[in-house]
RNA sequence: CUCAUCCAGAGAGGCUGAGGGAACGGCCCUGUGAAGCCUCGGCAACCCGUUAGCGAAAGCUAAAGAAGGUGCCAACUCCGUCAGACGUUAUGUCUGGAAGAUGAG
Numbered sequence: 001c002u003c004a005u006c007c008a009g010a011g012a013g014g015c016u017g018a019g020g021g022a023a024c025g026g027c028c029c030u031g032u033g034a035a036g037c038c039u040c041g042g043c044a045a046c047c048c049g050u051u052a053g054c055g056a057a058a059g060c061u062a063a064a065g066a067a068g069g070u071g072c073c074a075a076c077u078c079c080g081u082c083a084g085a086c087g088u089u090a091u092g093u094c095u096g097g098a099a100g101a102u103g104a105g
Stems, first nucleotide, its partner, number of pairs: 001105006011040005019029003023081004041073003046069002048065001050063005077099001082096005
């Protein structure tokens, strides 16, 4: 940089000791222990292996799977941020972006 996904799911213990939720605004979590590290466990199914179908091939689709590589285990990516539509006295609702996260290349 490109593509795909982001309303589901899944935490205990030890060390340690004040922050954390990307940024900003909000709103939350946190000495009944934040973040980090370690151990064990789990979730999920992106990569992956199996079977079947299609295909000249590259590959695509479906089903069941979880040994391995990642990832993840408060809150929809916690909500908003920009634009549009609808609506209200007002708070708003929806859609699409932007940004971010993860995977594959």
SAM riboswitch aptamer (S box leader) from a soil metagenome, 105 nucleotides, folded computationally.